[in-house]
Context: one part of a larger RNA
RNA sequence: UGACGGGGGCCCGCACAAGCGGUGGAGCAUGUGGUUUAAUUCGAUGCAACGCGAAGAACCUUACCUGGGCUUGACAUGUAAGUGGUACCGAACCGAAAGGGGAGGGAUCCCAGAGUUUUUCUUUGGGAAGCUUACACAGGUGGUGCAUGGCUGUCGUCAGCUCGUGCCGUGAGGUGUUGGGUUAAGUCCCGUAACGAGCGCAACCCUUGCCACUAGUUGCCAGCGGGUUAAGCCGGGAACUCUAGUGGGACUGCCCAGGAUAACUGGGAGGAAGGUGGGGAUGACGUCAAGUCAGGACGCUCCUUACGCCCAGGGCGACACACGUGCUACAAUGGCUGGUACAAAGGGCGGCCAACCCGCGAGGGGGAGCUAAUCCUCUAAAGCCAGCCUCAGUUCGGAUUGGAGUCUGAAACUCGACUCCAUGAAGCCGGAAUCGCUAGUAAUCGUGGAUCAGCCACGCCACGGUGAAUACGUUCCCGGGCCUUGUACA
Numbered sequence: 001u002g003a004c005g006g007g008g009g010c011c012c013g014c015a016c017a018a019g020c021g022g023u024g025g026a027g028c029a030u031g032u033g034g035u036u037u038a039a040u041u042c043g044a045u046g047c048a049a050c051g052c053g054a055a056g057a058a059c060c061u062u063a064c065c066u067g068g069g070c071u072u073g074a075c076a077u078g079u080a081a082g083u084g085g086u087a088c089c090g091a092a093c094c095g096a097a098a099g100g101g102g103a104g105g106g107a108u109c110c111c112a113g114a115g116u117u118u119u120u121c122u123u124u125g126g127g128a129a130g131c132u133u134a135c136a137c138a139g140g141u142g143g144u145g146c147a148u149g150g151c152u153g154u155c156g157u158c159a160g161c162u163c164g165u166g167c168c169g170u171g172a173g174g175u176g177u178u179g180g181g182u183u184a185a186g187u188c189c190c191g192u193a194a195c196g197a198g199c200g201c202a203a204c205c206c207u208u209g210c211c212a213c214u215a216g217u218u219g220c221c222a223g224c225g226g227g228u229u230a231a232g233c234c235g236g237g238a239a240c241u242c243u244a245g246u247g248g249g250a251c252u253g254c255c256c257a258g259g260a261u262a263a264c265u266g267g268g269a270g271g272a273a274g275g276u277g278g279g280g281a282u283g284a285c286g287u288c289a290a291g292u293c294a295g296g297a298c299g300c301u302c303c304u305u306a307c308g309c310c311c312a313g314g315g316c317g318a319c320a321c322a323c324g325u326g327c328u329a330c331a332a333u334g335g336c337u338g339g340u341a342c343a344a345a346g347g348g349c350g351g352c353c354a355a356c357c358c359g360c361g362a363g364g365g366g367g368a369g370c371u372a373a374u375c376c377u378c379u380a381a382a383g384c385c386a387g388c389c390u391c392a393g394u395u396c397g398g399a400u401u402g403g404a405g406u407c408u409g410a411a412a413c414u415c416g417a418c419u420c421c422a423u424g425a426a427g428c429c430g431g432a433a434u435c436g437c438u439a440g441u442a443a444u445c446g447u448g449g450a451u452c453a454g455c456c457a458c459g460c461c462a463c464g465g466u467g468a469a470u471a472c473g474u475u476c477c478c479g480g481g482c483c484u485u486g487u488a489c490a
Base pairs, nucleotide, nucleotide: 001490002489003487004486005485007484008483009482010481011480012479013478015474016473019437020436021435022434023433026328027327028326029325030324031323032322033321034319035318042053043052064314065313066312067311068310069309070308073137077136078135079134080133081132082131083130088105089104093100094099108128109127110126111125112124113123114122115121139303140302142301143300144299148297150292151291152290153288155286160199161198162197163196164195165194166175167174168173179190180189181188205280206279207278208277210248211247212246213245214244215243216242220237221236224235225234226233251274254268255267256266257265258264317456330430334389335388336387337386338385339384340383346377347376348375351370352369356365357364358363396427401422402421403420404419405418406417407416443466444465445464446463447462448461449460
């Protein structure tokens, strides 16, 4: 100087408390450990691994296993020789394919020469592309993240981390950065052997909330006219909504009180909005030899008829078990049936797919429109209005299994999703323990997207609808900041 303390002081954070909903029990989905296996490819491992890399494992992917094959190789550059009716296409035949095999077919370019009257065509020689052989090399998701760059997680959006000059100290170093207040903040004020400065904080950026202006189609419809069972449907309009661009608006600016007449704090007015308005992006010096050699890059090392390459099939989907994350429930604030409202944000041309017809349905037929504020996806659901159920393992719950189908795709046995009929399991609110959340949040309800032929999505990311409870307080648990103290630790 740090680090640490079951030392002290001050202060924060859904850290506790207050409150709401969960997890831990059940079934299923998914990841992991373990076990099994020819293989169950590899990595991630307290917080910060475990719906993680994987935003799509039937083949492919695929890195694993078994078997069949290939070697200058699936891919790059170069050298030498050969070939150059060569590249390329490729029949029999063997084969699961890959591969082997080669009957047969069969081009192109450059230079020189010959034939041909020229265009053109034919032909000879050399060369190129290409092929064969040999070699130099290719190749490796083999190893090392304790050789690395890059990127990322984490402490932590925490308020800290430093420098120049000066001053103090023999020196390590200190001071500044400590102190009194204050703040979300090393934020600001005051004091001060310090005076300044840098990286952080804040602001500048995006989005959302209010208003104005500009613009008016594909969006809108108040007034006027037409028109319909109805409908911005038509003429028209530019008000409104909206769209998307430019501005305004909030700054403790104003008032009162407190305070050192400071910073600032409490209250009030006006305002769509206050005291950082809400949300996002943004992550200082560093820590964990944290993670990644399997995203790509890269040093060293190892394999080179194989640790490289191709193919078929299998595996990554195994199942006595154990854990994590989720979904669905255990019901009456509910289930079922009928009727009836109101979104936002996305996506769409090998695509989204309307009307209409067929089918109980998944779906099939059909073909209009749309390169999309135009058309489609698109009935949002919870809600509301009625009716049934009456506490029952049930009209709760839907696992499992049997049967019959649909769709994608060469192909759904291992191993797809969905539909219909039947079957109806566990489950009566969950031990110790444990998680999230402070407001348009939790809870609850549906919608869309990426990946994607299809999909094991209940995941992830986004969107809107309905919409709470509680916070006395900081003693305690966890993490963190500043000052101080002890130390035989560095």